[in-house]
Context: one part of a larger RNA
RNA sequence: CUCUCGCUAAGGAACUCUGCAAAAUGGCCCCGUAACUUCGGGAGAAGGGGUGCCUUUGAUGGUGAUGGUUCACGCAACCUGAGCUGUCGGAGGCCGCAGUGAAAAGACUCAAGCGACUGUUUAACAAAAACACAGGUCUAUGCUAAGCUGAAAGGCGAUGUAUAUGGGCUGACACCUGCCCAGUGCCGGAAGGUUAAGGGGAGGAGUGAGAGCUUCGAACUGAAGCCCCGGUGAACGGCGGCCGUAACUAUAACGGUCCUAAGGUAGCGAAAUUCCUUGUCGGGUAAGUUCCGACCUGCACGAAUGGUGUAACGAUUUGAGUGCUGUCUUGGCGGGAGGCCUG
Numbered sequence: 001c002u003c004u005c006g007c008u009a010a011g012g013a014a015c016u017c018u019g020c021a022a023a024a025u026g027g028c029c030c031c032g033u034a035a036c037u038u039c040g041g042g043a044g045a046a047g048g049g050g051u052g053c054c055u056u057u058g059a060u061g062g063u064g065a066u067g068g069u070u071c072a073c074g075c076a077a078c079c080u081g082a083g084c085u086g087u088c089g090g091a092g093g094c095c096g097c098a099g100u101g102a103a104a105a106g107a108c109u110c111a112a113g114c115g116a117c118u119g120u121u122u123a124a125c126a127a128a129a130a131c132a133c134a135g136g137u138c139u140a141u142g143c144u145a146a147g148c149u150g151a152a153a154g155g156c157g158a159u160g161u162a163u164a165u166g167g168g169c170u171g172a173c174a175c176c177u178g179c180c181c182a183g184u185g186c187c188g189g190a191a192g193g194u195u196a197a198g199g200g201g202a203g204g205a206g207u208g209a210g211a212g213c214u215u216c217g218a219a220c221u222g223a224a225g226c227c228c229c230g231g232u233g234a235a236c237g238g239c240g241g242c243c244g245u246a247a248c249u250a251u252a253a254c255g256g257u258c259c260u261a262a263g264g265u266a267g268c269g270a271a272a273u274u275c276c277u278u279g280u281c282g283g284g285u286a287a288g289u290u291c292c293g294a295c296c297u298g299c300a301c302g303a304a305u306g307g308u309g310u311a312a313c314g315a316u317u318u319g320a321g322u323g324c325u326g327u328c329u330u331g332g333c334g335g336g337a338g339g340c341c342u343g
Base pairs, nucleotide, nucleotide: 001338002337003336004335005334006333007332008331010329011328014327019324027051028050029049030048031047036041038172052094053093054092055091056090057089058088059087060086061085062084063083067079068078069077070076071074095099107322108321109320110319111318112317113316114314115313119131120130135170136169137168138167139166140165141164147156148155149154173309174308175307176306178239179238180237183236184235185232186231187230188229189228192227193226194225198221199220203216204215205214206213207212240258241257242256243255244254267301268298279295280294281293282292283291
């Protein structure tokens, strides 16, 4: 010097991206316990007190010595209750700095984001807000089911049968889930248009003496598809602009106009979304680009690519506090191991 461990005056997060790490809490018994809540929880909430040993005493449980009584005398029954022992108390006393005397054994609270939850995951840098999930909904499928697999036979689905099975989306629960079918997709549509092979064969060509053979070929006929006509958003998706107007000002319930398939409803909103931005106001701090509560000017929220809430839960993320500490002010001392030096 490196690693590892112990102690440390005064202060106590001033450290730092961040209390990272460490310290602290800790078992059992008793008391006590808030908001909120899906009435189950929250909860070991929080916050207090006790805890060793000796003597004595009370209650209660186990075992049952001894002695006694009775008689139908037996491996009998009943009464007694010593000693040992378990548990729960009462009183008094003793010792230490300290009694779950060592070891092992929750820190806690407040507020917010996300995800309901228990689960799952990048074996060996990511455990999460990602995946899954119960629930919701759409869609396909009537059984030789749809779907998947396999040149095929066959197999799975399923020895199941629509309260079933496959696929898509959403993701407990509560309150809800607006408008647009113009485009794309899907579904339906005995008309019409277009349309392949095939059918058809007017008419023509080659050849031949001819019969014929070969060949080209118009009209007409001719399926799905597409066009066309409808439907459909918990299908893919989309959900405007300009100008004016009220007796202070400001603003615009109101009016005009252009465009569109329709112009964003409820709710939420500087948000895991806000560029300008450290927006503005309030709270917390002596001081706060973070945080919480509001406002709404939403660059560029918004309703199952779900919207808004939400008790419980989380090795989740963010902010605040109490306790506690060598994280720090700011160092110091010591134990162990290694390195190094000398012999």
A computed fold for a 343-nucleotide part of an RNA from a metagenome, annotated as large-subunit ribosomal RNA, domain IV. It matches the Rfam family "Bacterial large subunit ribosomal RNA". Gene Ontology terms of the family: ribosome and structural constituent of ribosome.